[in-house]
RNA sequence: CAGGCCGGGUGAUCGCGAGCCGCGAGGCUCGAGGAAAGUCCGGACACCACAGGGCAGAACGCUGGGGAAACCCCAGGCGGCGAAAGCCGACGGAAAGUGGCACAGAAAGGAGACCGCCUCCGGCGCAUGACUCUCCGGAGACGCCGGCGGUAAGGGUGAAAAGGUGGGGUAAGAGCCCACCAGCGCCGUGGUGACACGGCGGCUCGCCAAACCCCGUUCGGUGCAAGGCGAAACAGGUCCCGCCGAGGUGGCCCGCCGAGGGACCGGGUACGCCGCUCGAGCCGGCGAGAGAUCGUCGGCCUAGAGGGAUGAUCACCCUCGACAGAAUCCGGCUUACAGGCCUGCU
Numbered sequence: 001c002a003g004g005c006c007g008g009g010u011g012a013u014c015g016c017g018a019g020c021c022g023c024g025a026g027g028c029u030c031g032a033g034g035a036a037a038g039u040c041c042g043g044a045c046a047c048c049a050c051a052g053g054g055c056a057g058a059a060c061g062c063u064g065g066g067g068a069a070a071c072c073c074c075a076g077g078c079g080g081c082g083a084a085a086g087c088c089g090a091c092g093g094a095a096a097g098u099g100g101c102a103c104a105g106a107a108a109g110g111a112g113a114c115c116g117c118c119u120c121c122g123g124c125g126c127a128u129g130a131c132u133c134u135c136c137g138g139a140g141a142c143g144c145c146g147g148c149g150g151u152a153a154g155g156g157u158g159a160a161a162a163g164g165u166g167g168g169g170u171a172a173g174a175g176c177c178c179a180c181c182a183g184c185g186c187c188g189u190g191g192u193g194a195c196a197c198g199g200c201g202g203c204u205c206g207c208c209a210a211a212c213c214c215c216g217u218u219c220g221g222u223g224c225a226a227g228g229c230g231a232a233a234c235a236g237g238u239c240c241c242g243c244c245g246a247g248g249u250g251g252c253c254c255g256c257c258g259a260g261g262g263a264c265c266g267g268g269u270a271c272g273c274c275g276c277u278c279g280a281g282c283c284g285g286c287g288a289g290a291g292a293u294c295g296u297c298g299g300c301c302u303a304g305a306g307g308g309a310u311g312a313u314c315a316c317c318c319u320c321g322a323c324a325g326a327a328u329c330c331g332g333c334u335u336a337c338a339g340g341c342c343u344g345c346u
Base pairs, nucleotide, nucleotide: 001344002343003342004341005340006339008317009316010315011314012313013312014311016031017030018029019028020027021026033323037334038333040332041331042330043329044328045223046222047221048220052254053253054252055251057219058218059217060216061215062076063075064074065073066072077091078089079088080087081086092214093213097212098211099208100207101206114155115154116151117150118149120147121146122145123144124143125142131140132139133138163181164180165179166178167177168176182204184201185200186199187198188197189196190195227274228273229272230271236265237264238263239262240261241260247257248256281300282299283298284297285296286295287294288293318321
């Protein structure tokens, strides 16, 4: 660093919930977790129509494989970090379009001249000392000042300044030219593929898409207070809307179903049962596979409440016990966790 596991134990007594047995008193058996948590994803199931078309909207986005599916898992590629084992990554598109780039800075994009560098032009200087020419008057070069321009090499600003390093070239410079590197395109080879390696080419196209957007894939809605059955009780009244379509229908439109729907006043009830725990189940062996996972054989049944159980006391022992407790179920992710054990690697 990576992976896996345990997470007080035993006994007695008294309780609590469920199942079974018993006419009964009572007896026997079972009774929270690795996260039961957050409710963040995906499903099963149920109802709405059998869930259909379009728009809008949302989520996701390297490749291959696994899986019911997934903001899931495995393996690989690429990028980043690390000395390494290893870890992390929403990792399609910025030469479709729109937009943004704070502060600083001259300039933030088909950009830009602040300092610096350079050609040319104009003016001044030629000395107490310096170069060249000279007809000895001066002129050039040079220096200073100013101007029209050129220049992205250098300085400076910035998260970022129109590839990097070196050489040539030039008035000074510049992919202007060349070599190597990076990037882009094409070809070849290897690979299922992401991609890698090699060759060639023209020379360079800023960053941001967890900004709008574009491309591709997926997505109907509501959640077990879903939903179903039974029992009990009661008393109706007024108004509005509706087959010219109310309502179902939830963002909208279509389509489909479709005869009741709503407001107010008044009256009644507020009980029981199902859904409900056997399931993409758990354990072990064997086999396939690099792995996730899959196949097969054998064994097991392991909470199911509804004012909602899982606790208390005592005894003994130890390393003195963390985070936390089911509520339809399952697969994930994430978060919390005293202490301890095992394996492999650096």
Notes: A computed fold for a 346-nucleotide RNA from a soil metagenome, annotated as Bacterial RNase P class A. It matches the Rfam family "Bacterial RNase P class A". Gene Ontology terms of the family: ribonuclease P activity, tRNA processing and dimeric ribonuclease P complex. Rfam classes the family as a ribozyme. RNAcentral holds the sequence, with entries from MGnify.